[in-house]
Context: one part of a larger RNA
RNA sequence: CUAUCGUUAAGGAACUAGGCAAAAUAGCCCCGUAACUUCGGGAGAAGGGGCGCCAUCGCAAGAUGGUCGCAGCGAAGCGGACCGAGCGACUGUUUAACAAAAACACAGGUCUCUGCUAAGUCGAAAGACGACGUAUAGGGGCUGACACCUGCCCAAUGCUAGAAGGUUAACAGGAGGGGUAGCAAUGCCUCGAAUCGAAGCCCUAGUGAAUGGCGGCCGUAACUAUAACGGUCCUAAGGUAGCGAAAUUCCUUGUCGGGUAAGUUCCGACCUGCACGAAUCGUGUAACGAGUUGAUCGCUGUCUCGGCAAGAGGCUCA
Numbered sequence: 001c002u003a004u005c006g007u008u009a010a011g012g013a014a015c016u017a018g019g020c021a022a023a024a025u026a027g028c029c030c031c032g033u034a035a036c037u038u039c040g041g042g043a044g045a046a047g048g049g050g051c052g053c054c055a056u057c058g059c060a061a062g063a064u065g066g067u068c069g070c071a072g073c074g075a076a077g078c079g080g081a082c083c084g085a086g087c088g089a090c091u092g093u094u095u096a097a098c099a100a101a102a103a104c105a106c107a108g109g110u111c112u113c114u115g116c117u118a119a120g121u122c123g124a125a126a127g128a129c130g131a132c133g134u135a136u137a138g139g140g141g142c143u144g145a146c147a148c149c150u151g152c153c154c155a156a157u158g159c160u161a162g163a164a165g166g167u168u169a170a171c172a173g174g175a176g177g178g179g180u181a182g183c184a185a186u187g188c189c190u191c192g193a194a195u196c197g198a199a200g201c202c203c204u205a206g207u208g209a210a211u212g213g214c215g216g217c218c219g220u221a222a223c224u225a226u227a228a229c230g231g232u233c234c235u236a237a238g239g240u241a242g243c244g245a246a247a248u249u250c251c252u253u254g255u256c257g258g259g260u261a262a263g264u265u266c267c268g269a270c271c272u273g274c275a276c277g278a279a280u281c282g283u284g285u286a287a288c289g290a291g292u293u294g295a296u297c298g299c300u301g302u303c304u305c306g307g308c309a310a311g312a313g314g315c316u317c318a
Base pairs, nucleotide, nucleotide: 001313002312004310006308007307008306010304011303014302019299027051028050029049030048031047036041038145052067053066054065055064056063057062068072080297081296083294084293085292087289088288092104093103108143109142110141111140112139113138114137120129121128122127146284147283148282151214152213153212156211157210158207159206160205161204162203165202166201167200172195176191177190178189179188180187181186215233216232217231218230219229242276243273254270255269256268257267258266
């Protein structure tokens, strides 16, 4: 020096992207325990006290007295706690060997298909699953507990429904033409118009928890500013409730407030939403999370800033 450990004055996160790592907490009994809440929880909340041995009493729990140590869960083992916020309700699942998560799943919600030889799936087929089930069943899509809700647009795309009409393939049809055999009648070969002709498409409607979409300019109030109001253009309709510098905000470290001596992070507001928004769900939410982010207490060699010690390896010498 390397790795693994032990200890450390004073300070105690000043370290760092970040308390990463380490330290700390810890058992049993008693007291005590907040907001919030789906009344189950939260909760071991938090925060305090006790704990050995001997004698006596007692069934025991324990009580009383005595007594030792720095220390009595005397070793090992054995929760750190608390306060905010975003995400996901939860337990669960996942990238075997760089990702465990906010991703997947989930109960619940909703749309849609399916009447049984079901739909759907596997299979040239036979056949099988679905199911020895039968719409309170089965398949598919989206959403994702719960609470309050889920606005407008059917023009486009899709889907569904339409005994009319238009277009339309093969087939059918055969006006008419050409070639050829024959004296001819009549054949043979070939081209071929009209007409007929299904689905689809056109067309007419419906449909958004289907794919999706949800405006611009100008003026106006007795300070100013702003515009409840008016005008105009365009559209299928012009974004409702709620939320909002957000896991979404470019300008941006927006502005104000809080926390700090000092805060590009964090929390609460504002709304000028570059480019939120309602089952690609919107907004909340107790409980839960080896998840993300901010603050506090405790604690510490993370640090100020290092030191000392142990055994092992390396190194040097033999």